[in-house]
RNA sequence: UGGCGCGGACGAGAUGGCCGCGGGGUUGGGCUGGCCCCGAUCACGAGGAAAGUCCGAGCACGACAGGACACGGUGGUGGGUAACGCCCACCGGCUCCGCGGGUGACGGCGAAGUUAGGGACAGUGCCACAGAAACAAACCGCCUCUGGGAGGGGCGCCAGACCAUGACAAGCGUGUCAUGCUCGAGCGCCCCUUCCGGGGGUAAGGGUGAAAAGGUGUGGUAAGAGCGCACCGGGUCGUUGGUGACAGCGAUCGCUAGGCAAACCCCACCGCGUGCAAGCCCAAGCAGCCCCCGCCCCCGGACCUGGCGACGCCAAGGACGGGAGCAACACCGGUCCGGUGUGGGGCGGGUAGGGUGCUAGAGCCGGCUGGCAACAGCCGGCGUAGAGAAAUGGCCAUCCCGCAAGGGCGAAAGCCCGCGCGGAACAGAACUCGGCUUACAUGCCGCGCCACACU
Numbered sequence: 001u002g003g004c005g006c007g008g009a010c011g012a013g014a015u016g017g018c019c020g021c022g023g024g025g026u027u028g029g030g031c032u033g034g035c036c037c038c039g040a041u042c043a044c045g046a047g048g049a050a051a052g053u054c055c056g057a058g059c060a061c062g063a064c065a066g067g068a069c070a071c072g073g074u075g076g077u078g079g080g081u082a083a084c085g086c087c088c089a090c091c092g093g094c095u096c097c098g099c100g101g102g103u104g105a106c107g108g109c110g111a112a113g114u115u116a117g118g119g120a121c122a123g124u125g126c127c128a129c130a131g132a133a134a135c136a137a138a139c140c141g142c143c144u145c146u147g148g149g150a151g152g153g154g155c156g157c158c159a160g161a162c163c164a165u166g167a168c169a170a171g172c173g174u175g176u177c178a179u180g181c182u183c184g185a186g187c188g189c190c191c192c193u194u195c196c197g198g199g200g201g202u203a204a205g206g207g208u209g210a211a212a213a214g215g216u217g218u219g220g221u222a223a224g225a226g227c228g229c230a231c232c233g234g235g236u237c238g239u240u241g242g243u244g245a246c247a248g249c250g251a252u253c254g255c256u257a258g259g260c261a262a263a264c265c266c267c268a269c270c271g272c273g274u275g276c277a278a279g280c281c282c283a284a285g286c287a288g289c290c291c292c293c294g295c296c297c298c299c300g301g302a303c304c305u306g307g308c309g310a311c312g313c314c315a316a317g318g319a320c321g322g323g324a325g326c327a328a329c330a331c332c333g334g335u336c337c338g339g340u341g342u343g344g345g346g347c348g349g350g351u352a353g354g355g356u357g358c359u360a361g362a363g364c365c366g367g368c369u370g371g372c373a374a375c376a377g378c379c380g381g382c383g384u385a386g387a388g389a390a391a392u393g394g395c396c397a398u399c400c401c402g403c404a405a406g407g408g409c410g411a412a413a414g415c416c417c418g419c420g421c422g423g424a425a426c427a428g429a430a431c432u433c434g435g436c437u438u439a440c441a442u443g444c445c446g447c448g449c450c451a452c453a454c455u
Stems, first nucleotide, its partner, number of pairs: 001451008013399007021045002024042007031034001047426001051437002054435005059275004071271005076090005091117001092115004097110003101106001118266002123264002125260003139206002141202017158184001160183002163180007214232006233255001234253008279356004288347005294326002297323004303317001305315004328342005363382008400423004406417004
């Protein structure tokens, strides 16, 4: 210098002009007089995550004696906070690095990272593959006892054979017997090697595995083993320190026994439901209920009375409903004629619609104080989206930043000018806060790694 990774701060570069959009304030005009329409003008109008809607709250309405079950959540300790599953500090575990110690297991000191970290002798379940075995285990191996086979060796017995000597038969040859030496098929006993088994001991070694029944060393043993001892690790008790998790020290126990509870489960603690389309107020029209109101005609008509007569018909009355006309009222209009329209009043619930909730809130910034910190207190300052499915955009000019064709100066390193291009990503309020998580361009800051160059 370049590239990459992690973390942090920032977040459509700044200013001005013109046009447009949104909801408001002020104001002018129009009529069909409204929750109306058309202008003028004034200031204002998205984010660090407004997102995911995952936790915790405010607020609102509904429900609610108390307890238990069920369901869901949380899980080292202390603190912060309105609260939290968030944040801070600490404790313990694990990983890795450095220093030095030890034969070794390993322990000591220091730095960094990481950790959902109650309980595995309450019970159940699972532990792939491999392996004999995944919880209390003999596959190989080692040791011991023992059965059988093969080979070798030693000792003993002995059929038999050679030789020597002696005796007997005999003239010789020869034969028989005895003794000795040597050889020796075979048999018996013992030992060694090897092969095939059986019983027992052994968790030291091999092998499998993520994990194998505390580890290392030494003694010991038939071989082994906490079997003994020392050390490392662990349990229990005591004591000291600490608010506490826990730590130090001492004594004691040969050491009851793998892992998984982000498996069921057990223990402790916490937890009502629904969400601003919550809710509250006003309320057109239509419908409903109550009260009041002229005349005449026509139609329908529950019901009542009478007659005929037999399951109906006729006559008179008639609440109520509908229609036409007149009158009355209202409007048009100076008046008349004329035209148009019409029952009047009240009640409660409540639709459309309007208002409110609604943006100043556990707010942000700065300083001081307390605290290791999260954070708290005090003082000062700051502040205008909040609409209805929903607006915040476009153009131009100047400046700034980055890249850069090309050019100038210079011995070089380098410096200067600069046509032109670009100024981007993730994403958009919808009642409001506190968190967490996720996404994110260019340039900036810090740390680490790699490459190249120079000193």

This is a predicted structure of a 455-nucleotide RNA (Bacterial RNase P class A) from a Planctomycetota bacterium. NCBI's taxonomy places the organism under Bacteria, Pseudomonadati, Planctomycetota. A source record names the gene rnpB. It matches the Rfam family "Bacterial RNase P class A". It is annotated as a ribozyme. Rfam describes the family as follows. Ribonuclease P (RNase P) is a ubiquitous endoribonuclease, found in archaea, bacteria and eukarya as well as chloroplasts and mitochondria. Its best characterised activity is the generation of mature 5'-ends of tRNAs by cleaving the 5'-leader elements of precursor-tRNAs.